[in-house]
RNA sequence: CACGAUAAUGGCAAACUUAUUGAAAAAUAAGGACGCAAAGCUACGGGUCUAAAGCUAGAUUUAGCAAUGAUCGCCGAGUUACCGAAA
Numbered sequence: 001c002a003c004g005a006u007a008a009u010g011g012c013a014a015a016c017u018u019a020u021u022g023a024a025a026a027a028u029a030a031g032g033a034c035g036c037a038a039a040g041c042u043a044c045g046g047g048u049c050u051a052a053a054g055c056u057a058g059a060u061u062u063a064g065c066a067a068u069g070a071u072c073g074c075c076g077a078g079u080u081a082c083c084g085a086a087a
Stems, first nucleotide, its partner, number of pairs: 003084002011036002016031006034073001040079003044076003047071003054065004
């Protein structure tokens, strides 16, 4: 460098519940553990989710389009890092 134990020390925390924020997706905090060896960090590429503002059509609040939104626990990339059996 790479690899990843029925090892050690620690770490994170899905669903769900409550509160707050938000138009929503979702986020944060507390509880809670499905899982995770980068489930640390960065929205850089792709994907996915949302649709407030905007645009178009319609016409009385409807439909469509569309990230400046969200997700790194979807994949890739970049970057940093604990431990050390076997091969």

Record summary: c-di-GMP-I-GGC riboswitch aptamer from Robertmurraya korlensis NBRC 107688, 87 nucleotides, folded computationally. It matches the Rfam family "c-di-GMP-I-GGC riboswitch aptamer". Its family is annotated with cyclic-di-GMP binding in the Gene Ontology. The organism belongs to Robertmurraya korlensis, within Bacteria. The coordinates come from a structure-prediction model, not an experiment, and the mean pLDDT is 86.